[in-house]
Molecule: c-di-AMP riboswitch aptamer (ydaO/yuaA leader)
Organism: Fimbriimonadaceae bacterium
RNA sequence: CACGUUCCAAGGCCGAAUGCUGGCCAGGCCAGCAGCGGGGGACCCGAAUCUGGGGUGAAUCUCGGAGCGAUCUGAGAAGGGUGGUUCUUGGCCCUAACCCGGCAGCUAACCUCGCAGGCCGAUGCAAGAACCAGG
Numbered sequence: 001c002a003c004g005u006u007c008c009a010a011g012g013c014c015g016a017a018u019g020c021u022g023g024c025c026a027g028g029c030c031a032g033c034a035g036c037g038g039g040g041g042a043c044c045c046g047a048a049u050c051u052g053g054g055g056u057g058a059a060u061c062u063c064g065g066a067g068c069g070a071u072c073u074g075a076g077a078a079g080g081g082u083g084g085u086u087c088u089u090g091g092c093c094c095u096a097a098c099c100c101g102g103c104a105g106c107u108a109a110c111c112u113c114g115c116a117g118g119c120c121g122a123u124g125c126a127a128g129a130a131c132c133a134g135g
Stems, first nucleotide, its partner, number of pairs: 011120004018034007035115006045105001050102001052103001053100004060077007078095005084131007
């Protein structure tokens, strides 16, 4: 000097998953406020329970192939992410996981729960239109 790897930081991404206050047996635990998100729950309306049903989530569906099956694989549709926001178009990427336990449609009042986890650390994929913020 070059290359590679690891760790950390400013700063960011997905996601509801953030900020603050107080107490205590105090490096943790508990409680509360605000904010964001979820579930249950009337009239009215709607609906139909072995082919069980349902919830969080973008994470579903259809048609082929292989397989005893679980599942794998191909194509398509649909849904989601992509660095201030929305729409259109395109590129790239994702389409999981978990929970309830015979049971829940919508739903005012009301009741109740969560605020995790995983990554990047590179001016961050673009074009057009309209905004927002700053200089």